This is a predicted structure of a 72-nucleotide RNA (transfer RNA) from a Planctomycetales bacterium. Lineage of the source: Bacteria > Pseudomonadati > Planctomycetota > Planctomycetia > Planctomycetales.
RNA sequence: CGGGGUGUAGGGCAGCGGCAGCCCGCGUGUCUUGGGAACACGAGAUCGUCGGUUCGAGUCCGACCAUCCCGA
Numbered sequence: 001c002g003g004g005g006u007g008u009a010g011g012g013c014a015g016c017g018g019c020a021g022c023c024c025g026c027g028u029g030u031c032u033u034g035g036g037a038a039c040a041c042g043a044g045a046u047c048g049u050c051g052g053u054u055c056g057a058g059u060c061c062g063a064c065c066a067u068c069c070c071g072a
Stems, first nucleotide, its partner, number of pairs: 001071007010024004018055001026042005048064005
């Protein structure tokens, strides 16, 4: 320098252009002598950044940024 993969909640991952979800973790409550477990309820992500297309974008397009792989 060229090509490709990945980027979504604290961690790990889903998400056919039409309400952003799951597991773990976290908080509260019940239960327990207490803790754990179990059960119930709840909080937490303007989806890497900036633009474009569209009635509508996490999703499609472009340029960047971060990271990984391959090549030179």
Its Rfam family is "tRNA". Gene Ontology term of the family: triplet codon-amino acid adaptor activity.